[in-house]
Context: one part of a larger RNA
RNA sequence: GAGUGAACGCUGGCGACGUGCCUAACACAUGCAAGUCGAGCGAGUUACAUGAGAAGCCGCAAGGCUUUUUGUGUGAUUAGCGGCAAACGGGUGAGUAACGCGUGAGAAAUCUACCCUAAAGAGGGGGACACCCUCGAGAAAUCGAGGUUAAUACCCCGUAAGACCACAUCCUGGCAUCAGGAAGGGGUCAAAGGCCCGCAAGGGUCGCUUUGGGAUGGUCUCGCGUCCUAUCAGCUAGUUGGUGAGGUAACGGCUCACCAAGGCGAUGACGGGUAGCCGGCCUGAAAGGGUGAACGGCCACAUUGGAACUGAGACACGGUCCAAACUCCUACGGGAGGCAGCAGUGGGGAAUUUUGGACAAUGGGCGAAAGCCUGAUCCAGCGACGUCGCGUGGAGGAUGAAGGUUUUCGGAUUGUAAACUCCUUUUAGAGGGAACGAAAUCCCGACUUGUCCGGGUUUGACGGUACUCUCAGAAAAAGCCACGGCUAACUACGUGCCAGCAGCCGCGGUAAUACGUAGGUGGCGAGCGUUACUC
Numbered sequence: 001g002a003g004u005g006a007a008c009g010c011u012g013g014c015g016a017c018g019u020g021c022c023u024a025a026c027a028c029a030u031g032c033a034a035g036u037c038g039a040g041c042g043a044g045u046u047a048c049a050u051g052a053g054a055a056g057c058c059g060c061a062a063g064g065c066u067u068u069u070u071g072u073g074u075g076a077u078u079a080g081c082g083g084c085a086a087a088c089g090g091g092u093g094a095g096u097a098a099c100g101c102g103u104g105a106g107a108a109a110u111c112u113a114c115c116c117u118a119a120a121g122a123g124g125g126g127g128a129c130a131c132c133c134u135c136g137a138g139a140a141a142u143c144g145a146g147g148u149u150a151a152u153a154c155c156c157c158g159u160a161a162g163a164c165c166a167c168a169u170c171c172u173g174g175c176a177u178c179a180g181g182a183a184g185g186g187g188u189c190a191a192a193g194g195c196c197c198g199c200a201a202g203g204g205u206c207g208c209u210u211u212g213g214g215a216u217g218g219u220c221u222c223g224c225g226u227c228c229u230a231u232c233a234g235c236u237a238g239u240u241g242g243u244g245a246g247g248u249a250a251c252g253g254c255u256c257a258c259c260a261a262g263g264c265g266a267u268g269a270c271g272g273g274u275a276g277c278c279g280g281c282c283u284g285a286a287a288g289g290g291u292g293a294a295c296g297g298c299c300a301c302a303u304u305g306g307a308a309c310u311g312a313g314a315c316a317c318g319g320u321c322c323a324a325a326c327u328c329c330u331a332c333g334g335g336a337g338g339c340a341g342c343a344g345u346g347g348g349g350a351a352u353u354u355u356g357g358a359c360a361a362u363g364g365g366c367g368a369a370a371g372c373c374u375g376a377u378c379c380a381g382c383g384a385c386g387u388c389g390c391g392u393g394g395a396g397g398a399u400g401a402a403g404g405u406u407u408u409c410g411g412a413u414u415g416u417a418a419a420c421u422c423c424u425u426u427u428a429g430a431g432g433g434a435a436c437g438a439a440a441u442c443c444c445g446a447c448u449u450g451u452c453c454g455g456g457u458u459u460g461a462c463g464g465u466a467c468u469c470u471c472a473g474a475a476a477a478a479g480c481c482a483c484g485g486c487u488a489a490c491u492a493c494g495u496g497c498c499a500g501c502a503g504c505c506g507c508g509g510u511a512a513u514a515c516g517u518a519g520g521u522g523g524c525g526a527g528c529g530u531u532a533c534u535c
Base pairs, nucleotide, nucleotide: 001535002534003533004532006531007530008529009528010527013390014389015388016387017386018385019383020382021348026346027345028344030343031342032341035084036083037082040081041080043078044077045076046075047074048073049072050071051070052069053068054067055066056065057064058063091301092300093299100226101225102224103223104222105221106220107219110218111217115214116213117212118211119210120209121208123157124156125155126154132147133146134145135144136143137142162189163188164187165186167184169182170181171180172179173178193206194205195204196203197202227273228272229271234264235263236262239261240260241259242258243257244256245255246254276298277297278296279295280291281290282289283288303324304323305322306321307320326337327336328335329334354380356379357378358377362376363374364373365372366371393423394422395421396420403414404413405412406411427476429471430470431469432468433467437462442456443455444454445453447450479524480523481522482521483520484505485504486503490519491518492517493516494515500507501506
C1' cells in the first nucleotide's frame, strides 16, 4: 500500500447492488418448510335433479304441501386401500490426511424410476386386507379378535417375438480373463386398466408387460497431485497371496473354509497433531505466499452410537427398529420428541437480521387438465457490514464587518468565508400520472397433427414501487483523524519526569510545534480513526 463475512470509538442525508453466528455440530417454546392424484378403488357425508314407498295436513275429487325411507344421476368433499413423489430441493462442516477431493484414464467387472426411440404383446381365473360393522384392552399413545367388500393392490394358469440359464456347432473381433453375432433342441420369466367419442362395431388418449438402443444420473478400479511432526522407526494374522464357496448391480479378503508365508517401510510405513477438497478469492511485476465466507462442483453428517426395511435409487435431516444422554406427558402400567430447513428464543461471544409477503416469475413434486403443494425461489424488512453513485447548494460579493486567535499593539489571520444580491431545486417532503418483468396454461379455429400456426380470455407478491410531471423553499443534511522526524500540516495558554503521549526513534524535570485545551492548518469525507488477521 492492498484486502476482510470483521469488531470497537466518534459521527451519520439518500439510493442501487451485494452481504450478515467466523464462537456452543450448545439446548430449543411456537408457527410453517412434502405432498398430490376421485380420469386406479370401494365407502361415508353433503347439495341439486329425478323414480318408488310410508305418514300427516289441505281438498268433494283430480291433486297439492310437509316430513321421512329407499334407488338412480350430476357436482362438491372426506378418512382408508392404491399409484407416484418423499433419495430432489434446503442446512451444516462435526468427522475425514482418505481414491475424500482435483486431474487424467479404465470397467471385456456394472446399475439406472420418470423421458426418447424401435420391436412384440395385453387371453383366462382366484383368494385376501384396509375403510366399515360387532366385541374387547388401555389414562393416553395405540392395539387385539370376529364378520363383510373393491381395485391400476396381491396370486395362479396360458401365450413367448424377446430376455436369462446350461448344452453342443459355426462366424467376426479383441486387451490376458474374453466380447459380439447366427441357426438348434431343452428349462425359466409377462401384463391393468381408466377416461372421451360412438346404439354397437370400433376409434382416440393416458397408462400396463417384455426386450434392444439412447439419454440422464450413479457405482467401482487405477496413474499423478494433496498440511505439520522422527522428541513417532519399525508396522501388519483377514494381515499378503492362492484354491473353492458365499455375497453384491458388479470386480475384489467384501465374507468364509483350506493352503502358503507373505505384505508395507528413511522415496518416511506405523503413530501423534491439525484440516472437509476444488473452481475460486486476497496479495504480488511475476514466481510465490495466504485463504476456501458468499456463488458453483464433489464429499460427509442430521441429538450420540448401531442396524436393516421399502424402493430404480437410502442404510434415508422433517421414515422404521435397538441402545444411550437429555426434555416433556402419565391414572406409574406406559408413552412422546429431535431447527446443522425458514423465521424466532435462551446461552456462548468483541460480534451477525423479521416469529414479514407471494407462488406473479424461474424451478421442482403430483395430476389428462383445471389446479394443489413448494420458508426452493422471487420480493420486502433490519444493520454505513461492503462496493458504487448522488447530495449537503451555485454565481457575484471588501467598510477585507463583527466575533475569535495572535501581536513587536502598527498589524496579521480566520477570509469571499459570512452578511447581502441574483439564481437553481438533485435528494428528502407534499400532490397527480404510472410501468417492464406476462408469456403461457386454458378456449376457439385451420392444417402439413406439431413442444406447430392464427385469434380470444385470464393471471403481478414486489407496488401505486421504479419512472415521470407539478408545488414550496437554500430550505431538512458534516464529520473524523492528524499537525517533532519517518509524514502533508504551527502558534498561544495550562502543566512541570507530574498528569500524560507513543507504530519506531523518543517527548514531559518552568519558555513543550511531541502531554491537555484553544485558534489555525493538513488529510480523508458519510464517513474517519483504532484493533485483529493476510500478502
Molecule: small-subunit ribosomal RNA, 5' domain
Organism: metagenome